RNA sequence: UCCUUAUCCAGAGCAGGAGAGGGAAUUGGCCCGAUGAUCCUGCGGCAACCCGCACAGAGUGCGAAGGUGCCAACUCCAACAGAACCCGUAACGGUAUGGGUCUGACAGAUAAGGG
Numbered sequence: 001u002c003c004u005u006a007u008c009c010a011g012a013g014c015a016g017g018a019g020a021g022g023g024a025a026u027u028g029g030c031c032c033g034a035u036g037a038u039c040c041u042g043c044g045g046c047a048a049c050c051c052g053c054a055c056a057g058a059g060u061g062c063g064a065a066g067g068u069g070c071c072a073a074c075u076c077c078a079a080c081a082g083a084a085c086c087c088g089u090a091a092c093g094g095u096a097u098g099g100g101u102c103u104g105a106c107a108g109a110u111a112a113g114g115g
Base pairs, nucleotide, nucleotide: 001115002114003113004112005111006110007109008108013043014042015041016040017039021032022031023030026079027078028077029076044071045070046069049067050066051063052062053061054060055059075107080104081103082102083101085100086099087098088097089096090095
């Protein structure tokens, strides 16, 4: 760096350092930030992918020493496609359009395996 599979509405913060933007990227929105964000370090914690044990049929339950991961907001929200339904507008029965809700795709993140 690429591929495959799985998951992504739950959960979990203090201290120190540094000092200006940050929330992956584009656009729009909405947020966080000198009462110090993002980031780094230490400690703490969450979770249970790998892992350990038991039962066993894919699997289920329990655990947390170790390898990762994570600890504002659903992956912060939307974008593309579709849809039974609900609401509004235009219009007057066939629709168009906007919003809500849901599903899928794309993109991304993480894990495990592989090239």
This is a predicted structure of a 115-nucleotide RNA (SAM riboswitch aptamer (S box leader)) from a Candidatus Fermentithermobacillaceae bacterium. The coordinates come from a structure-prediction model, not an experiment, and the mean pLDDT is 82.